Molecule: FMN riboswitch aptamer (RFN element)
Organism: Microcella frigidaquae
């Protein structure tokens, strides 16, 4: 330095304007892009989470009891979208161009961007201490 346990903190963004009775939804012009790899930098390569979907270990609350509401790890399913030109040893990642994609509930009018589950959860980062090589 590695590994292994325990802990303890980080861990996602983004608007005006027109029209209208109402629209941060429609029109017009913008802005925004989690985490890990990737001979070279990535919202669109390639895995991952999140949501969602099936299972339901196991918790709490009622209720005499049958149960009935809420939560849920673990595992399994899904999980959006890119091309051309330069440059170079080497980039669908960097330079020009052009384009395209964004879950679910809600909301006198249809939502990446507003309200909500969410002070939530998580891919992972970072540090402490032991312990072993």
């Nucleotide at each position: 330095a590695a590994c292994g346990u325990g802990u303890u903190c980080c861990g996602g963004g983004g608007u005006c304007g027109g029209u209208g009775a109402a629209a941060a939804u429609c029109c017009g012009a913008g802005c925004c892009g989690g985490c890990g790899g990737u001979g070279a930098c990535a919202g669109c390569c390639c895995g991952c989470u999140a949501c969602c979907c099936g299972c339901g270990a196991c918790c709490g609350a009622a209720g005499c009891g049958a149960u009935u509401c809420g939560g849920a790890g673990a595992c399994g399913g899904u999980g959006g979208a890119a091309c051309c030109g330069g440059u170079g040893g080497a980039a669908u990642u960097c330079c020009g161009g052009u384009g395209c994609c964004g879950a679910c509930g809600g909301u006198g009018a249809a939502a990446g961007u507003c309200c909500g589950g969410a002070u939530g959860g998580g891919a992972g980062g970072a540090g402490c201490a032991c312990g072993c090589u």